[in-house]
Context: one part of a larger RNA
């Protein structure tokens, strides 16, 4: 780990509520109990129903509140209940199963550890040499010094013998703390043997919360106990319908719950539902405006006010590159501004179309209250997050298929089965790969396509404005580019050319009181202006298409899925085609719901009406014939319908017993098995062999210790 068995919504209450079905029926029914074995017989106390309402006395189809005959609440004026039986839910109980760490309570425990307490052991060798004594030396006596002697010490070194600092190994170990090498202590507060004592809020502790039997912030055992557990885990056969949420308020609430919302299922109701058109209605957003308010906020114009300065005894008064209210002029801004204001949406009515597992009321039963993301409109945040946190709308969740290389949330599109048949979506059609290396006019040279900003730039390509140009431009060349003049100032010096003013005149085809280099200043060299050779376009700017530069990471190209692609296999535009899904068509087949239709031939139920006959208690009565219409159950047409988790309905299958009936067996049940069938499934056997060796199956009802893959499930096997 596998395998085989075991292994989870049970029982109980004459609890409560719902339906399902029975029995009586305005009435229904007994409990203890008794008598006794007949699922009998009795037993009327009690229980619920017929009548409410008010705390209650009480009152009654009313009655409480109130002075009330107002008024109002709750009732009455349609509608039967009760007692079993069976299922749904629920309530108290361990209540679907396992699972705590806890808490109490009687006990067990100091053979292991801690301390004590009695009584015993043990501790190789070496060294060091305390006090003391003793002898000399010394002194007045001493004190002191010497040599010896002796043999002290939580003294030295170091085997046992205790310890457990370092390191290496070892970590499904040799070992549930050990081995190897060093390492401390080793006459001591030293180790040890026996035997004794202290016990669970208690004990020992040189204290570490340490040790008290591999267990210690409170040992263990058994018992309260099946402690609780808004928690995690687990919960077993089938097919059929319908099918969620993860949102609102509340909560010692936030991962739990209670009402609602939003599922199912039954009953009632029945177009009241939703769509689109028209008609009428509120609104104050998007936008857009502000001499329309509230506020912010540029400029320009006009200037009160204050401030400087000047003048002044006071009052004035004069001036200001200060300050700048109102007012006008132009330009602007606001979620909490609004003189305006849509588009959706919302509400009514009307009409037309959807006829459906639409709405809507009551009751049953429930799950959900952790949600992602993407799209739009917003807050927060940083106009950051695969962010948060609201509205809306879609997917996922709970949704399979095709597309995006791969890819829950994107784009197509809703999967009942079957089909070697057909059309289309959204993506696609060179090969990998189903379909075109289609057509046509163009663009792009960057492998741009196939990753990115600000900025840059005679790339290219189309549209335009606009200068100049055969009376000859543009760019090349050949030549001119002069005088007054070194203008004036400044300055050492300033002659076009540091640097401040002016910026003229002449001659002349043209030539600036000079565009740049340059010199100390001059020279010098160029340009701007013009002649002239050439021979036809040449600047400027504006928009738009497509490309270029900006462009640096870490295993290997690696930002088309790859291979490869350049009048594409890129790109725009415009067309014809074809490929492409579980989607739509065909073809058959199942299930479900609806309508229609048929048939009641046996058979059974129920209710209604008619006719009819008979009974009494003459009634809203019973009972028996007959008919005829409704309901289910069936067939056959037609429509429509069948992704699904939590969930909620429904219809079955299988195991084990019981009862009642029918079958089968040593001419061979039951199990296991092989074939070979059959049903949508769950499963089964009309069949045939083999094994086995003694009970078994099948109808119909009942009963349940009733279906295994998961619980870190148990035992057990390998």
């Nucleotide at each position: 780990g596998c395998c085989u068995g075991c292994g989870a919504g049970u029982u109980a209450g004459u609890g409560c509520u719902c339906g399902g079905u029975g029995g009586c029926g305005a009435g229904g029914u007994u409990a203890a109990c008794c008598c006794g074995u007949g699922u009998g017989g009795g037993g009327a106390a009690g229980c619920c129903g017929u009548a409410g309402c008010g705390a209650a006395a009480g009152c009654g189809a009313g009655u409480c509140c109130g002075a009330a005959u107002a008024g109002g609440g709750c009732g009455g004026u349609a509608c039967a209940g009760u007692c079993g039986c069976c299922g749904g839910g629920u309530c108290u109980a361990g209540a679907c199963c396992c699972g705590a760490a806890g808490c109490g309570a009687a006990g067990u425990g100091a053979u292991c550890u801690a301390g004590c307490c009695a009584u015993g052991g043990g501790c190789a060798g070496g060294u060091u040499g305390a006090a003391g004594c003793g002898c000399c030396g010394g002194u007045a006596a001493g004190a002191c010094g010497g040599c010896g002697u002796g043999g002290a010490g939580g003294a030295c070194c170091g085997a046992a013998c205790c310890c457990a600092c370092u390191u290496a190994g070892g970590u499904u170990g040799a070992a549930a703390a050990c081995u190897g090498a060093g390492g401390g202590g080793a006459u001591g507060a030293c180790c040890u043997g026996u035997g004794g004592u202290u016990a669970g809020g208690g004990g020992u502790g040189a204290a570490a919360g340490g040790c008290c039997a591999a267990u210690c912030a409170a040992a263990c055992u058994u018992c309260g106990u099946g402690a609780u557990a808004g928690c995690u885990g687990g919960u077993u056969c089938u097919c059929c319908c319908c099918g969620a949420a993860a949102u609102g308020c509340a909560u010692u609430u936030a991962g739990g719950u209670g009402c609602a919302g939003c599922g199912u299922c039954a009953c009632g109701u029945g177009u009241u539902u939703c769509u689109u058109g028209c008609c009428g209605g509120a609104g104050g957003u998007a936008g857009a405006g502000c001499u329309a308010c509230u506020g912010g906020a540029u400029g320009g114009c006009u200037a009160a006010u204050g401030g400087g300065c000047c003048c002044u005894a006071c009052c004035a008064g004069g001036u200001u590159a200060c300050u700048g209210a109102c007012g006008u002029c132009a330009g602007c801004c606001a979620a909490a501004c609004u003189c305006c204001g849509a588009a959706u949406g919302c509400c009514g009515g009307u009409a037309a179309g959807a006829c459906a597992u639409a709405g809507c009321g009551u009751g049953g039963c429930a799950g959900u209250g952790a949600g992602a993301c993407u799209g739009c409109g917003g807050g927060g945040g940083a106009u950051a997050a695969g962010c948060u946190u609201c509205g809306u709308a879609g997917u996922c969740g709970a949704g399979a298929g095709g597309g995006a290389a791969a890819c829950a949330g994107c784009c197509c599109a809703g999967a009942u089965c079957a089909u070697c048949g057909g059309c289309u979506a959204a993506g696609g059609c060179c090969c990998c790969u189903a379909a075109g290396c289609g057509u046509g006019u163009g663009c792009u040279c960057a492998g741009u396509g196939g990753g990115a900003a600000a900025g840059g730039a005679u790339g290219u390509g189309g549209a335009g404005u606009u200068g100049c140009a055969c009376a000859g431009a543009c760019a090349a060349c050949c030549a001119g580019g002069a005088g007054g003049u070194u203008g004036g100032c400044u300055u050492a010096g300033a002659a076009g050319c540091a640097g401040c003013c002016a910026c003229c005149c002449u001659u002349g085809a043209a030539a600036g009181a000079g565009u740049g280099c340059g010199u100390a200043a001059u020279a010098g060299c160029u340009c701007a202006c013009u002649g002239g050779u050439c021979a036809a376009g040449u600047g400027a700017u504006u928009c738009c298409g497509c490309g270029c530069c900006g462009a640096c990471a870490a295993u290997g190209u690696a930002g088309c899925g790859g291979g490869g692609c350049u009048c594409a296999a890129g790109u725009a535009c415009a067309c014809c085609g074809c490929c492409g899904a579980a989607g739509c068509c065909g073809u058959g087949g199942c299930a479900c719901u609806c309508a229609c239709a048929c048939g009641u031939g046996a058979a059974a139920c129920u209710u209604a009406g008619c006719a009819u006959c008979g009974a009494c208690u003459u009634g809203a009565u019973c009972g028996g014939u007959g008919u005829u219409c409704a309901g289910g159950u069936g067939u056959g047409u037609g429509g429509g319908u069948g992704g699904g988790u939590a969930g909620g309905g429904g219809a079955g299958c299988g195991u084990c017993g019981u009862g009642u009936g029918g079958g089968c067996a040593g001419u061979g049940a039951a199990g296991c098995u092989g074939c070979a069938g059959g049903g949508u499934g769950a499963c089964c056997u009309a069949g045939u062999g083999g094994u086995g060796g003694a009970g078994c199956c099948c109808a119909c009802a009942c009963g349940a210790g009733u279906g295994a893959g998961a619980a870190u499930g148990c035992a057990g096997g390998c």